[in-house]
RNA sequence: GGAGUGGUCUGGAUGGCCGCGGCAGGCUAGUCCUGCCGAGGAAAGUCCGGGCUACACAGAGCGCAGUGCCGGAUAACCUCCGGCGGGGGCGACCCCGGGAAAGUGCCACAGAAAACAAACCGCCAGGUCUGGCCUGGUAAGGGUGAAACGGCGCGGUAAGAGCGCACCGCCCCGCCCGGUAACGGGCGGGGGCACGGCAAACCCCACUGGAAGCAAGGCCAAAUAGGGAAGCGUUAAGCGUGGCUCGCGCGUGUUUCCGGGUAGGCUGCUUGAGCCGACGGGCGACCGCCGGCCUAGAUGAAUGGCCAUCAUUCCUCAAGGAAUACAGAACCCGGCUUACAGGACCGCUCCGCAU
Numbered sequence: 001g002g003a004g005u006g007g008u009c010u011g012g013a014u015g016g017c018c019g020c021g022g023c024a025g026g027c028u029a030g031u032c033c034u035g036c037c038g039a040g041g042a043a044a045g046u047c048c049g050g051g052c053u054a055c056a057c058a059g060a061g062c063g064c065a066g067u068g069c070c071g072g073a074u075a076a077c078c079u080c081c082g083g084c085g086g087g088g089g090c091g092a093c094c095c096c097g098g099g100a101a102a103g104u105g106c107c108a109c110a111g112a113a114a115a116c117a118a119a120c121c122g123c124c125a126g127g128u129c130u131g132g133c134c135u136g137g138u139a140a141g142g143g144u145g146a147a148a149c150g151g152c153g154c155g156g157u158a159a160g161a162g163c164g165c166a167c168c169g170c171c172c173c174g175c176c177c178g179g180u181a182a183c184g185g186g187c188g189g190g191g192g193c194a195c196g197g198c199a200a201a202c203c204c205c206a207c208u209g210g211a212a213g214c215a216a217g218g219c220c221a222a223a224u225a226g227g228g229a230a231g232c233g234u235u236a237a238g239c240g241u242g243g244c245u246c247g248c249g250c251g252u253g254u255u256u257c258c259g260g261g262u263a264g265g266c267u268g269c270u271u272g273a274g275c276c277g278a279c280g281g282g283c284g285a286c287c288g289c290c291g292g293c294c295u296a297g298a299u300g301a302a303u304g305g306c307c308a309u310c311a312u313u314c315c316u317c318a319a320g321g322a323a324u325a326c327a328g329a330a331c332c333c334g335g336c337u338u339a340c341a342g343g344a345c346c347g348c349u350c351c352g353c354a355u
Base pairs, nucleotide, nucleotide: 001351002350003349004348005347006346007345008344009343010342012310013309014308015307016306017305018304020038021037022036023035024034025033026032040326044337045336047335048334049333050332051331052213053212055210059246060245061244062243064209065208066207067206068205069083070082071081072080073079084097085096086095087094088093098204099203103202104201105198106197107196120142121141122138123137124136125135126134127133128132150168151167153165154164155163169193170191171190172189173188174187175186176185177184178183217267218266219265220264227258228257229256230255231254232253238250239249240248274293275292276291277290279288280287281286311324312323313322314321315320
């Protein structure tokens, strides 16, 4: 200097004028005055998890759904941290994770054949014959394909083949060492070999799970038609917030349909698993303790407009001009995913050059 890889921050600032919403205070009580505060890192997607609210006193099983190596963090999670194993990369790093020996199913095309699967070319033997053809053996060589019943060597054979043998690989059994564990290392014995892949295929195993939702829920005011019809039942029908069953509870009314009124105000509503800093513990996610701070709460929907200066980028010799991303709260919080012009910083890897 170049290429890459992992992570963090910012994404406009200041001043003036005018205009909005909330809170507090004042007073001449007026939609007045003063002060303070007023969209995000993703507010987005609604993909997960919870807090909270009621069902409600709320259990069990089936089924359904989700997760899936081990150990931790957390309120919890499909999130995060560390480790183990497998794969990719020269590397920093990145990606993946129960079971294929319980069963079923799929692997297009090509190929002889896609899983107790096979003979197209080839090799060998025999018959016949000039060439060639037929029968039998073979799966080591070649071809096809993403993938073709382990690799290499020796022996053996008509030619071959774990057919046999040694080594390696694989499977099973036992023991020892290290580690909390996943797992790693080693020793011994047995087996010529349980055989390809796919479970984001059905399935099996283990664990977890009541579903719903601030338009939840509560209070006040007002209005209408305390209306009509049908079914079931008063020795228990019916009802009870995922579906079914059992249990439990309420229980004389209940279920369905038609029709009518209201849809207004207050609350929930923002002090939180909150934020910042120091110290301590931990590899880390994070935790403990101390101190400091209070930073939207609207309800057809406020958080804005103008001017000036500065900042950044581009054009330009300069003056000057132009532009400045993705995008907006609605009960709250922790993650994940997606979008983002420009700018700043830190760590690490590889290549080249100079000293």